[in-house]
RNA sequence: CUCUUAUCAAGAGAGGCGGAGGGAUUUGGCCCUGUGAUGUCUCAGCAACCAGUCUGAUCGAAGACCCGGUGCUAAUUCCAAUAGACUGUUCUCAGUCUAGAAGAUAAGAA
Numbered sequence: 001c002u003c004u005u006a007u008c009a010a011g012a013g014a015g016g017c018g019g020a021g022g023g024a025u026u027u028g029g030c031c032c033u034g035u036g037a038u039g040u041c042u043c044a045g046c047a048a049c050c051a052g053u054c055u056g057a058u059c060g061a062a063g064a065c066c067c068g069g070u071g072c073u074a075a076u077u078c079c080a081a082u083a084g085a086c087u088g089u090u091c092u093c094a095g096u097c098u099a100g101a102a103g104a105u106a107a108g109a110a
Stems, first nucleotide, its partner, number of pairs: 002109007013043005021032003026081004044073003049069002052065004077102001082099007
């Protein structure tokens, strides 16, 4: 880097460094940011994907814990974009829902 599967409306912040843009990409919106963002380090926390332990049990399903491996700790993946259905309507726009695309994370494979 590619592929497969699962999840993505919940949850969880302080300090040090640093000093300008940032929220993945393009466009539009909206928002964060010198009251120091994004990033990075430490500590703390959240969660329960993998591992582990326990309960359960014919095999299981399921559940609990969490010292391990990851992950995460502004806003739904911040929102929309593509397709379909429905509702409203000033008739080409608004809204809702579903699916998809792209992305993120985990586990596995080549």

Annotation: SAM riboswitch aptamer (S box leader) from Gracilibacillus oryzae, 110 nucleotides, folded computationally. Taxonomically the source falls in Gracilibacillus (Bacteria, Bacillati, Bacillota, Bacilli). The prediction has a mean pLDDT of 82. The sequence was found by an Rfam model in a public genome assembly.